[in-house]
RNA sequence: GCCAGAAUAGCUCAGCGGUAGAGCAAGAGACUGAAAAUCUCUGUGUCGUUUGUUCGAUUCAAACUUUUGGCA
Numbered sequence: 001g002c003c004a005g006a007a008u009a010g011c012u013c014a015g016c017g018g019u020a021g022a023g024c025a026a027g028a029g030a031c032u033g034a035a036a037a038u039c040u041c042u043g044u045g046u047c048g049u050u051u052g053u054u055c056g057a058u059u060c061a062a063a064c065u066u067u068u069g070g071c072a
Stems, first nucleotide, its partner, number of pairs: 001071007010024004018055001026042005048064005
């Protein structure tokens, strides 16, 4: 330099164009003399940035940024 993939909650990751989710972590409550464990409840997010397509975009297109792999 060229090609391909990835970027979504604190972490690991789902999410066939129509209200953003799971596990873990975290917070509140119950229980306990107190803690741990257990049980119940709570999503905390400008979906990397910008632009475009569309009635409507996390999802489709382009550019850019970061990152991983391959080729040279």

Predicted 3D model of a 72-nucleotide RNA (transfer RNA) from Pectinodesmus pectinatus. The sequence is in RNAcentral, with records from ENA. The gene name in the source record is trnF. The prediction has a mean pLDDT of 80.